RNA sequence: AACUGCUCCGGCGAUGGAGUUCGCCGUUAACCGCUUCGAUCCCGAAGAUGAUGACUCCUGCCCUUCC
Numbered sequence: 001a002a003c004u005g006c007u008c009c010g011g012c013g014a015u016g017g018a019g020u021u022c023g024c025c026g027u028u029a030a031c032c033g034c035u036u037c038g039a040u041c042c043c044g045a046a047g048a049u050g051a052u053g054a055c056u057c058c059u060g061c062c063c064u065u066c067c
Base pairs, nucleotide, nucleotide: 009026010025011024012023013022016058017057018056019055020054021053034047035046036045037044038043
């Protein structure tokens, strides 16, 4: 000096906040969605799911029922 491992810290995982946990990344990064069709990669049209990476709670939105 380089590489690797561990710990700590920070960030990220398609729409908000918090806790727990998992994974990824170290600012030259992780991440910045999916399906089908057309198409000159840009782009256009149609369609499905979701405030979670996962679990729980809160908030917002949608549907149903009761008062």